Context: one part of a larger RNA
RNA sequence: CUGGGCGUAAAGGGCGCGUAGGCGGUACCAUAAGUCAGAUGUGAAAGCCCCGGGCUUAACCUGGGAUGUGCAUUUGAAACUGUGGAACUAGAGAUCGAGAGAGGAAAGUGGAAUUACGAGUGUAGAGGUGAAAUUCGUAGAUAUUCGUAAGAACACCAGUGGCGAAGGCGACUUUCUGGCUCGAUACUGACGCUAAGGCGCGAAAGCGUGGGGAGCAAACAGGAUUAGAUACCCUGGUAGUCCACGCUGUAAACGAUGAGUGCUAGAUGUUGGUGGAGGAAUCCAUCAGUGUCGCAGCUAACGCAUUAAGCACUCCGCCUGGGGAGUACGGUCGCAAGAUUAAAACUC
Repeated sequence: CUGGGCGUAAAGGGCGCGUAGGCGGUACCAUAAGUCAGAUGUGAAAGCCCCGGGCUUAACCUGGGAUGUGCAUUUGAAACUGUGGAACUAGAGAUCGAGAGAGGAAAGUGGAAUUACGAGUGUAGAGGUGAAAUUCGUAGAUAUUCGUAAGAACACCAGUGGCGAAGGCGACUUUCUGGCUCGAUACUGACGCUAAGGCGCGAAAGCGUGGGGAGCAAACAGGAUUAGAUACCCUGGUAGUCCACGCUGUAAACGAUGAGUGCUAGAUGUUGGUGGAGGAAUCCAUCAGUGUCGCAGCUAACGCAUUAAGCACUCCGCCUGGGGAGUACGGUCGCAAGAUUAAAACUC
């Protein structure tokens, strides 16, 4: 390069916005760049291939032909692609009316619990474990009642429920704010899809500066266990966990399944709409989501199956035996930790 692939065998970028590029709805007119057909020129000779000829044959030499898939010029064709024009409404958007939601940011508020402190009652234990001990307690603990303070998290509701692009989001109120769904429409008229680079977002841990610190708890200390026990269990306990601002940019960042569009049996549950029937319970239809089962089909099997891993198209990312190695070197980024890009020798 041509292929074949990417749920679990190697392989979907963590997620979005979007530039270049690639691809692009319906019908018409024009054009002729791509495309197709013809002609002309050129496409050196030798060689290869075909038909002959010459050395006794062959190798070798030699004549003719074919080919040279290409390029240029020119004459045409107009279906498809492109381009220009002028239209359309099924894609996309817009307007109006409804609706649901832990979507995001900021400020404020609340109760339960925990811990500490103060006060009251009260007395000898409490705590902890498989059993213990370290530990706390006559300087009055544990228990119980009242009060004060602090920080963090929000029981029940809670649901293969909801929202978000992903990470993720769960007490309540207010303010600001993004997206989505349904119904209607006499508006715009392809404005679309994807997306290399780029930009942004991105759990936890970690880092910087300044706060905060109740509980929990790496490290650490002690007590146990054990042959040992740098562990599991227990008593303590510092970073950290929390807040503000900045950095880091990684995860089994998973549905291990890229995005978009169309098509291809059903059944059943659930969330949010709309329309209809019914007195109601409820039922029917339909759209958007979210589950379970299941046909065709697919699959190595497991399984997937209108939320596809089926049938197709467009665009991007990625894979190419195991180890060496997601390492070395170099580059870029970072305060660092490190991240990213990414080999080879050698070996099986």